[in-house]
Molecule: c-di-GMP-I riboswitch aptamer
Organism: Deltaproteobacteria bacterium
RNA sequence: UUUCGAAAAAGGUAAACCCUGGGUAACCAGGGGACACAAAGCCACGGGUCCUGGAAUAUAUCUUGAGACAGCCGAGCUGCCGAA
Numbered sequence: 001u002u003u004c005g006a007a008a009a010a011g012g013u014a015a016a017c018c019c020u021g022g023g024u025a026a027c028c029a030g031g032g033g034a035c036a037c038a039a040a041g042c043c044a045c046g047g048g049u050c051c052u053g054g055a056a057u058a059u060a061u062c063u064u065g066a067g068a069c070a071g072c073c074g075a076g077c078u079g080c081c082g083a084a
Base pairs, nucleotide, nucleotide: 002084003083004082005081012037013036017032018031019030020029021028022027035071041077042076045074046073047072048069049068050067051065053063054062055061
């Protein structure tokens, strides 16, 4: 440096649900709690899903946003331990 995560160690994150607060909402923050995770670290760049407003008789669809989701997939950046 590359590939990998069988065994091991030190640690890390924290789904559902509950409480408090914020937001029209998707959802977010804090506390409790653990289903899981070797990038469940960072990043909305591509795809996707969702929300709000609008167009359309309505559905499909299109569109708006200092919108939401990185624990949906991919790209990019960074990184602990170990093995080969």